[in-house]
Source information:
This is a predicted complex of two RNAs, RNase P RNA and transfer RNA, with 417 nucleotides together. Model confidence (mean pLDDT): 78 of 100. It holds a member of the Rfam family "Bacterial RNase P class A". About the family: Ribonuclease P (RNase P) is a ubiquitous endoribonuclease, found in archaea, bacteria and eukarya as well as chloroplasts and mitochondria. Rfam classes the family as a ribozyme.
Parts: sequence; structure tokens; C1' cells
RNA sequence: CGAGGCGGUCGGACGGUCGCGCGCCGCACCGGGCAACCGGUCGGCGUGAGGAAAGUCCGAGCUCCUCAGCGCAGGGUAGCGGGUAACACCCGUCCGCCGUGAGGCGAGGACCAGCGCCACAGUGACGAUGCCGCCGGCGGAGCCGGCGGAGUGAAACGCGGCAAGCUCUACCCGGAGCAAGGCCAAAUAGGAGGGCGAAACCCCGGUUCGCCGGGGGGAGAGGGGCGCUGCCCAGCCCUCGGGUCGGCCGCACGAGCCGUCGGGUGACCGGCGGCCUCAGAUGGAUGACCGUCCCCGCGAUCCGUCGCGGGACAGAACUCGGCUUACAGACCGGCUCGCUGG
RNA sequence: UCCUCGGUAGCUCAACGGUAGAGCGGGCGGCUGUUAACCGCUAGGUCGUAGGUUCGAAUCCUACCCGAGGAGCCA
Repeated sequence: CGAGGCGGUCGGACGGUCGCGCGCCGCACCGGGCAACCGGUCGGCGUGAGGAAAGUCCGAGCUCCUCAGCGCAGGGUAGCGGGUAACACCCGUCCGCCGUGAGGCGAGGACCAGCGCCACAGUGACGAUGCCGCCGGCGGAGCCGGCGGAGUGAAACGCGGCAAGCUCUACCCGGAGCAAGGCCAAAUAGGAGGGCGAAACCCCGGUUCGCCGGGGGGAGAGGGGCGCUGCCCAGCCCUCGGGUCGGCCGCACGAGCCGUCGGGUGACCGGCGGCCUCAGAUGGAUGACCGUCCCCGCGAUCCGUCGCGGGACAGAACUCGGCUUACAGACCGGCUCGCUGG
Repeated sequence: UCCUCGGUAGCUCAACGGUAGAGCGGGCGGCUGUUAACCGCUAGGUCGUAGGUUCGAAUCCUACCCGAGGAGCCA
């Protein structure tokens, strides 16, 4: 210098204008309330996506079933040891395969329990004997037995190969999922309980002058029936309970992040100090435009620069630990191979 | 949020882990005066994509892509 391999970091910067979600403040305006205060508008300040927020593939927290437990079925994992809340993740290591190498990949228990499969080729694919050679037996052609070889094939007689075939062994797993679940709570309808009485007074009609009947009124409702001091149905009023609309919580401090020291080969663990920089919507905010700069490509150039185009993948929705997948580009640190120079 | 199923020729679908096929459609030829029907021949496949297991994969396993469908609350 070229090619490659591993690990890690970042993933545009600054400013301005307009706009959006959330939190705090004002008590500025409006509305509600006796008040405390609540809601809306406006103003100010603060804050506002990711390394994968994604796929929903594993493992957990949390909540309910449910504070009774066990088994079967079903599913999963698989050398050995360690890490972890847990895992199919991670670390170390053995073995196998790939690569010149750095390094990468591996579902890597058991076919001495049983079942199943082994195309083509080959005598023969599990109980088979075709070819060649040698040895032994039988009187011989030849046959039988043993040993060795060639050939086919992934595998050839050897307790054959295959378990990402059924299965066996060891270990693990109860189910559902924040639309989990909890609280507050309208209107209407429906459910349960209770209360709804009467007179004064006024009017009309009748009268044997004692009163009788009807209407109004009190009063929101008061009408009907019966076996009529009462009960039932309808109606009105009050109270209670459940659900729905709606609202609140769950829900943003956590297996947290940063620095440092110590232990460990490492994953990781422990001590100390600091930080809240980790948003929180509920038809779902986190945006748009402009300017300066940065990076890349193309063109022009008086080599000072100028013009045009581009700057990825993608976007929270209960929260974490992983895996997998997508991704323009930029940077850092070891390592390997080849060539060359000293 | 939780699940299920599917992807094979232009279309609709088959296929124990052992050569990828059928029907319709396309092309050519025959029959007919001509067309249809009928007969014969024939082309056409990244088995959705990529890895892995295996001697061997459309089939088994894993990841991804695309498509279709279902369930949820209260009484």
C1' cells in the first nucleotide's frame, strides 16, 4: 500500500418564523360552585422517539382466573461448565465442519428399549453371499466353511446409516393478557324499599233543614277495582343497589443511567459518588419552512471557488432483558494474509 | 392484543423425503368448403425468498416477505 476479518461509537450541527402534545406558573379573560376549587381560552417557562421504537420470535415483571392441589395430554430445551430475575440469550471451553489465516458456523443426549425408512447403483441396505485369491474338509467335477481383496454406494456385516422420522432419557413450562385489571359515575329504561292523609274555604244541585251528591282548592300525583277503618293495580315523590355513556388510576424511579474503585480469562458481580438529562398521546403530539455550515455525487472554473441534486432505515402506546430483520453514510481500536521499503 | 390458514405452469389445484404432474388455457399439425367440437404432437416451473438438517428437500426445521380469515367488552 492492497485485500480481508472482529469488536465498538455515532447516525447531521447551529439559528430564526409558524404550529402541535404534556407538565408547571399566572390568578389575565370566560363559565360553573356558598366556598375550597374545577374546566376552557390566552400568555410565559420547561420538555417531547429509536438503534432498531419494527417483526411480535423467545424470556420476565405486573394483573386477573384463584390464595386448594396433583396428574395426563400438549409444547419446549439438549456436549461440559458458568452468567442472569429468566431465556431458545450471553460468556468460557471441548469436539466436528469451512477458511492460507485473522476468524466463522453447529437443534452437538440416546438407534445395546421398540417401531419405521434407506430411491438409483450394487450379490446383498440387515440377516445377504455375485466376482478374484489363499487355506481347510469331503474320493473328484464341484460343494461347504473360514480369511483376505476388488467393485457399487451416504452407509457393506460392524451390534450399518437416519431421531430438524415416531420414540426414549434428563430438565423446564397452569391459562389469559393493559381492550389485563381497579375506582368514580350521568340521562333513559328496568330492580328493591318507603311515603303519598284530611280539613278549613268557595261554587252548583237536591233537602224531611240534621245534612247528602258533584266540582274546585289545599298539593307534584291522587284515577280504577274489590269481599270498602283495609287491600290490590295504575300514577307521583324520596332513598338504595347494579350496569351502560363518560371520566380517573394502572402509566412513566426502573432487574434505571453516568463516573470511579475492586473481584473475575470473560459474560457479569459488588462498593462508593452523582443524575432524573428516560416522552407519555387515546383517532393518537413529537411537524413544516427559511438561512448558515457539514458530508457525498455531477457540471463549470480565472483553481480562489460557484451552480444543481442528494443525505438512509424507520416512528413510541403497560414496562423491561434478548434475538431476528431493515439501514445513506461517518469514525475509533486491535487482528490476519499478500506485496514492497528500511 | 391474541390466534389460524395459504403461497407449485398464464388460471384452478395435485404430488410417502427419492424423475415435479393433471384439467383448462397457449403454439403447431390433422379432420372440415370454413369455424367450433374432436384427434395427435409440443412449449411453458427461481416449487414465495434465504439459510440449515439429510446421501438426497416442493415436502422436515429456522428466519424473512406477501396474502386471506377468525377471536376479544357487558348483560